[in-house]
RNA sequence: GCCGGGGUGGCGGAAUUGGCAGACGCGCGGGACUCAAAAUCCCGUGGCCGCAAGGCCGUGCGGGUUCGACUCCCGCCCCCGGCACCA
Repeated sequence: GCCGGGGUGGCGGAAUUGGCAGACGCGCGGGACUCAAAAUCCCGUGGCCGCAAGGCCGUGCGGGUUCGACUCCCGCCCCCGGCACCA
C1' cells in the first nucleotide's frame, strides 16, 4: 500500500427492513436483612442543566442522504486479521 472485520456508558456486551440507543450482566450508589459483615433481596445508575416536572446532548472524527441514521454513502483517525513490499 491492497483486502476484510471492528470502534457504543466505569467494564463486558446488545439493538440491521433505517423507526424509543445502551437490553442483559459486572461494577458502583442507596435501602432491607444482620450484633456486625458476607451472601441474598429491592430501588437507582450515559453526560449536562433542573428542587421537580422536564429540557438539551450523546454510538471514533468531519460531512452527506433521509421525515428519521449505531445502521446507508463520502473523506479521515485508531485497533485486529490476511496479502504484498522489505534496500